[in-house]
RNA sequence: GCGCCAUCUGCAGGAGAGAGGUCAUUGCUGGCCCGCCGAAGGCGCAAACUCCCAUAAACGCUCAGGCACCCGGACUGCAGAAUCAGA
Numbered sequence: 001g002c003g004c005c006a007u008c009u010g011c012a013g014g015a016g017a018g019a020g021g022u023c024a025u026u027g028c029u030g031g032c033c034c035g036c037c038g039a040a041g042g043c044g045c046a047a048a049c050u051c052c053c054a055u056a057a058a059c060g061c062u063c064a065g066g067c068a069c070c071c072g073g074a075c076u077g078c079a080g081a082a083u084c085a086g087a
Stems, first nucleotide, its partner, number of pairs: 007081007018034001020033005035067003041063001042061003
């Protein structure tokens, strides 16, 4: 100096599950009840020579979140930025 990884931002793609019942409201929206979903977040677990410790996910759980559209959405692609370090 260049590139890559990580972080952030923008654009694009992006699954699943009741347009449930009832009450209130002009409406937005919210309370309660039943049934569901997992790809925000979160929690849990394996083998790797024996034992111990630690550790993972798109696996499991479903606290949270969600169940027409919108919003959100792990992750992917493209682009950019900042940070860090040094002088």

Model confidence (mean pLDDT): 79 of 100. Predicted 3D model of an 87-nucleotide RNA (Glycine riboswitch aptamer) from Bermanella sp. Of the family's consensus pairs, 85% are formed in the model. The sequence was found by an Rfam model in a public genome assembly. NCBI's taxonomy places the organism under Bacteria, Pseudomonadota, Gammaproteobacteria, Oceanospirillales, Bermanella.